The RNA shown here (small-subunit ribosomal RNA) has 1528 nucleotides and comes from an uncultured bacterium.

[in-house]
RNA sequence: AGAGUUUGAUCCUGGCUCAGAAUGAACGCUGGCGGCGUGCUUAACACAUGCAAGUCGCGCGAGAAAGCUCUGGCUUGCCGGAGCAAGUAAAGUGGCGCACGGGUGAGUAAUGCGUAGGUAAUCUACCUCUGAAUUCGGGAUAACCCUUCGAAAGGGGGGCUAAUACCGGAUGAAGUCAAGAAUUUUUCGGAAUAUUUGAUGAAAGGUGGCCUCUAUAUAUAAGCUACUGUUCGGAGAUGAGCCUGCGUACCAUUAGCUAGUUGGCAGGGUAACGGCCUACCAAGGCUACGAUGGUUAGCUGGUCUGAGAGGAUGAUCAGCCACACCGGAACUGGAACACGGUCCGGACUCCUACGGGAGGCAGCAGUGAGGAAUUUUGCGCAAUGGGGGAAACCCUGACGCAGCAACGCCGCGUGAGUGAUGAAGGCUUUCGGGUCGUAAAGCUCUGUCAAGUGGGAAGAACCCGCAUCAGGGUAAUAUUUUGAUGCGCUGACGGUACCACUGAAGGAAGCACCGGCUAACUCCGUGCCAGCAGCCGCGGUAAUACGGAGGGUGCAAGCGUUAUUCGGAAUUAUUGGGCGUAAAGGGCGCGCAGGCGGUCUGACAAGUCAGAUGUGAAAGCCCAGGGCUCAACCCUGGAAGUGCAUUUGAAACUGUCAGACUUGAGUAUGGGAGAGGAAAGUGGAAUUCCCGGUGUAGCGGUGAAAUGCGUAGAUAUCGGGAGGAAUACCAGUGGCGAAGGCGACUUUCUGGACCAAUACUGACGCUGAGGCGCGAAGGCGUGGGGAGCAAACAGGAUUAGAUGCCCUGGUAGUCCACGCAGUAAACGGUGAUCACUAGGUGUAGCGGGUAUUUUACCCCUGCUGCGCCGGAGCUAACGCAUUAAGUGAUCCGCCUGGGAAGUACGACCGCAAGGUUAAAACUCAAAGGAAUUGACGGGGGCCCGCACAAGCGGUGGAGCAUGUGGUUUAAUUCGACGCAACGCGAAGAACCUUACCUAGGUUUGACAUCUCGGGAAUCUUUUGGAAACAAGAGAGUGCCCUUCGGGGAUCCCGAAGACAGGUGCUGCAUGGCUGUCGUCAGCUCGUGUCGUGAGAUGUUGGGUUAAGUCCCGCAACGAGCGCAACCCUUGUCUUCAGUUACCAUCAAGUCAAGUUGGGGACUCUGGAGAUACUGCCCCGGUCAACGGGGAGGAAGGUGGGGAUGACGUCAAGUCCUCAUGGCCUUUAUGCCUAGGGCUACACACGUGCUACAAUGGGCGGUACAAAGGGCUGCGACACUGCGAAGUGAAGCGAAUCCCGAAAAGCCGUCCUCAGUUCGGAUUGGAGUCUGCAACUCGACUCCAUGAAGCUGGAAUCGCUAGUAAUCGCGGAUCAGCAUGCCGCGGUGAAUACGUUCCCGGGCCUUGUACACACCGCCCGUCACACCAUGAGAGUUGGUUGUACCAGAAGUUGUUGGGCUAACCCGCAAGGGAAGCAGGCGCCCAAGGUAUGGUCAGUGAUUGGGGUGAAGUCGUAACAAGGUAGCCG
Repeated sequence: AGAGUUUGAUCCUGGCUCAGAAUGAACGCUGGCGGCGUGCUUAACACAUGCAAGUCGCGCGAGAAAGCUCUGGCUUGCCGGAGCAAGUAAAGUGGCGCACGGGUGAGUAAUGCGUAGGUAAUCUACCUCUGAAUUCGGGAUAACCCUUCGAAAGGGGGGCUAAUACCGGAUGAAGUCAAGAAUUUUUCGGAAUAUUUGAUGAAAGGUGGCCUCUAUAUAUAAGCUACUGUUCGGAGAUGAGCCUGCGUACCAUUAGCUAGUUGGCAGGGUAACGGCCUACCAAGGCUACGAUGGUUAGCUGGUCUGAGAGGAUGAUCAGCCACACCGGAACUGGAACACGGUCCGGACUCCUACGGGAGGCAGCAGUGAGGAAUUUUGCGCAAUGGGGGAAACCCUGACGCAGCAACGCCGCGUGAGUGAUGAAGGCUUUCGGGUCGUAAAGCUCUGUCAAGUGGGAAGAACCCGCAUCAGGGUAAUAUUUUGAUGCGCUGACGGUACCACUGAAGGAAGCACCGGCUAACUCCGUGCCAGCAGCCGCGGUAAUACGGAGGGUGCAAGCGUUAUUCGGAAUUAUUGGGCGUAAAGGGCGCGCAGGCGGUCUGACAAGUCAGAUGUGAAAGCCCAGGGCUCAACCCUGGAAGUGCAUUUGAAACUGUCAGACUUGAGUAUGGGAGAGGAAAGUGGAAUUCCCGGUGUAGCGGUGAAAUGCGUAGAUAUCGGGAGGAAUACCAGUGGCGAAGGCGACUUUCUGGACCAAUACUGACGCUGAGGCGCGAAGGCGUGGGGAGCAAACAGGAUUAGAUGCCCUGGUAGUCCACGCAGUAAACGGUGAUCACUAGGUGUAGCGGGUAUUUUACCCCUGCUGCGCCGGAGCUAACGCAUUAAGUGAUCCGCCUGGGAAGUACGACCGCAAGGUUAAAACUCAAAGGAAUUGACGGGGGCCCGCACAAGCGGUGGAGCAUGUGGUUUAAUUCGACGCAACGCGAAGAACCUUACCUAGGUUUGACAUCUCGGGAAUCUUUUGGAAACAAGAGAGUGCCCUUCGGGGAUCCCGAAGACAGGUGCUGCAUGGCUGUCGUCAGCUCGUGUCGUGAGAUGUUGGGUUAAGUCCCGCAACGAGCGCAACCCUUGUCUUCAGUUACCAUCAAGUCAAGUUGGGGACUCUGGAGAUACUGCCCCGGUCAACGGGGAGGAAGGUGGGGAUGACGUCAAGUCCUCAUGGCCUUUAUGCCUAGGGCUACACACGUGCUACAAUGGGCGGUACAAAGGGCUGCGACACUGCGAAGUGAAGCGAAUCCCGAAAAGCCGUCCUCAGUUCGGAUUGGAGUCUGCAACUCGACUCCAUGAAGCUGGAAUCGCUAGUAAUCGCGGAUCAGCAUGCCGCGGUGAAUACGUUCCCGGGCCUUGUACACACCGCCCGUCACACCAUGAGAGUUGGUUGUACCAGAAGUUGUUGGGCUAACCCGCAAGGGAAGCAGGCGCCCAAGGUAUGGUCAGUGAUUGGGGUGAAGUCGUAACAAGGUAGCCG
């Protein structure tokens, strides 16, 4: 620091996801040791048991027992007594403590917390310092004793007693209060200081010691003294209360809240200010800078993360707050409204004798429950700290330790070195090997941890005791107290840390991952199954993605997963984003608040800047040093803490105040322009209607029609009239307006902008949340109006349907007036204002200059608008570009993935329709912008092709042949399926072929290699059998080399295994080959250039061509594969050569014949050449390429034909030609054999043949080819047969012989339009040939038979010249079998105006939501399943408001007739004072009634939404998407 994921690819926008760190964690697998930490995040749920707050006898009264010792009585095991135990235990009274410490986070959005202040508005027990005092009395009461009630808890009554308990008096400084006067200070409220008078107003002793003073005179008491306590003051420290500024979550779908409310006066209350409380008076107070309400939440130091700013969090530790079963209340106290106190109400649990009682773990352990989940009912007060005490000491689940838990952090170990036959084994393999792997074993070492044995700390110093010394106080050397020194005492952890020794490599490694991101790859299994997955995505038979294995990678006593937080995410953007088209500018204006604001001067100092001071607790983070062997951890010190407050300065900027200025803004004057607005009025053209005239059969409408109108007279035409609406031409990227919008003319009223020149005001400005106003069309209300047009509606068409598009009608509406509504793709998809930043050009308005004085034109120039082009700059690109989307400033609005959804709910507005505001659950990994390359279009342009057209002949109808589908079958083997399968593989299925079926056999095999044994080979033959085969019999020995031992080659039989074999599967694992687009003209590359990039350019453009053929131009220049040419053939000529070909001339010769001699002329054969190149002429064209015409020529513009097939496309075809990976099979899916099948047959299709006839058929005669084939062959010729053919047989391995007859044609003759002398199917009979064999199932011949068919519907095919058509001939395959296929020649046409249309193709361009590429994509209803959600008669619960009832405990007020020790009066009785119980009242918790708000749960039914490989109906959108689309 980034990466993956939208696309065919690209750039951008944008979301999702990952890599990091962290955690009080949990879960899975695994687990050696130690140190230091941490450990109920859930039910503030309920709790058994034990412990967690006591202590003081130096405050007080009282005071046991067990036991032991001694002893008395005697009924010898009982009753007594004394001492010790012991002034002990336990209880009581009293003091102090219990408000600390410990727990928890329910509540609380401020009565809280943080920070900085204030308290002159306050309190503070214990502690420290300091001043003074500590006096005289009194009456009770618990304990205890007696009695009584109760089950208990707990009481009642009577009697006794003490105090540092309680009460009264005295004294009394200070304080307080009141009054008086003075000084200082002040924020003028007050405060402080000293002072005078009056009032008020305390106490408690205990312990030790000593006699100096007094008394008894031993010693003690008074007394003195020490310590301690008590009381009243002052000061301090500590702690607390209260107040103030600032900061402190979310929701505006919470906008108004408030009657003690806000203030005042008086009073009460408090330690203290205060509506804190009460009465009265006033009507205030809070709020858009967010009141009120709702939801959530303890706050902070800090913690986690981050570069930081921030974000998240608030466990452990520390500070503050709140709470203690829930609610309320007070008491005591210095402090509580009190966790282990009290009272009351409530719920719950327990005890009960049913009458009543008891309880509160959110203390430490522990239990149950909840939960994914969180420990021992441990030890000790040794240390630290706390309470009490004079102290010893006691108490202390605070705390110190230990236990459990890998929960976290840190450290250590599980060994080190050497060791290659690279062992065995595993895995893999191309079978060679590779790898685990120096890894192991082996050898040599070491000794951490664990184990055992032995030793063994620090933490301990106080206190206290003893001793000594030095002080204080005192009368004192006493007691006491302070300090110092020495000795002694005290350890839970714990025989722990640590050390030494012993033996011993011995006891100690797992987890996750290995497709990309992301380090790490192979085999097997599985076969869209099982499964994986964080995202993209894997899995449908070769899975590096599933499961296992081997190997590897990463981390390591852990490793992974899950959850959560921050980061990455600049994805809420202060640092640090955006808004033309990606999400995003409000429809437009006016304008309150707010924000921002021109120039100069002065003042102030709020902001700002600088310095200082205080604070910012400790811990933590950071730095330095130190201590545990290191580290984690701990200790010490420093720094930092960006903050707040106070204070001292500065004065540039902002601000405030004052003064001035003119350039911003405005006003005045003079002009011209304009569909700017409102009202009134006036025209002409046109449509329609009405009346009248003329006139007659149609009109109208459409793609074509029909509905409709018209003989009751339409349409057409003329005249007259009515009425409403709109204003042709002018008219223009012209004008005006803020936008919506505004278009005949005239008048009236009226807004704004612009230009020119001067004068004036003096910042008066810009923006603008809310608010107010305007706001197209459509819509609504009331009343008019209504010609045309026209939703709805009706009819006619179209269509599969047509609730549409088209047509004929037609109502709202459109128009006017007055209201409402308030939205549009209200768009420049671009908020307003100001400034700055190259130009060019046009137009509208108003000026200035110039020539020539005016006017006008041209030209130059200024301002204001409206356009176009374009540079810098910006932009993802497209594009924008002085009218910015550039560069800056100010203000407002808006955005944060797609869908759900601009929807639901709520609220506001509206008559309604609806509008505004505006979510969530759920779901997806995309949605999107711009541009690129293709493909496509019922887009465009140009061009080509038997593509159409023009023609000729066919197919489709018939019969037959053949192939296919289907059906059938034991099998009808398999493959091929639009063109580009279907007379195709198959150039030839009777057996064979043959792969299929049935049956019979066979298992190292029909075939290959290797090993062993035997024989050799080979031939003849018997039996069974359909054959294969099985079982036999007989004959017979070879070839080459040789050192004669033997060796080698070939063949057969037998045996065992390695292996053979497979036309079995996969053409979607493949090679090769082939088809197709298409013989179409295209397809690319290098360098350069352009572009962020995909890519573009070149290859486009202007011409031209059959052609990316060539020329010209051009940021391109070149090149390659294609085109063309080179090759073959054919057409003409030359030359060479002539046998088997040829024969002109010469000769011979025959019935005839190049038959013979000969010839090399000709034809021909086959070699070499020539020829044609737009070369020549004319014209056109850019002086080009090229085109048109002509000449010559056998041939003329690639002469004809062939071979030749670019990059690629179709997962096209072929595993059954061949080759081949993988899989399957191995007594079978292999091999052999016989028979059958591939030839079936209701039917459908393709390709052909023959016909339907007279341009023909039959018969007779007669002519002319080319190209081929031939020895298992072609076979002349002769004979036989009607014939197929047979018999015999010459010649020929072929320019020699044979096949071999060419046929159509021509000549003659018959037939005369008919199912025929057409046609030949079918069938019967008889044959021939091939072949082991023609039954299934061959071809041919003869005789007989003589079917359909009379030119073929829709549709469709071929062909442009030696072509179509027609005629025959040959060949391959082949024993035989062709209408098929491949060739050959004969005869030999018609037509092409032309490119509008159909099909296919090429180039350019355009649109695109397509890229599997239009056979694409994609929308909505319906049906089904699931999910979340809205409404819903209601219903259930929580919470809260209002009104009322009720009213426990308690404080308080009042009363107090009952009761009462202290004080006063009184001899006493009694009275008084002061109180208590009780009664009444105010307040008030729970509770109740009524009625609202709000939030949840649930609900028959219902609404839409989302999701779901193959459901239904249509075809809406994307191309002009077939009616352009879209918004309202």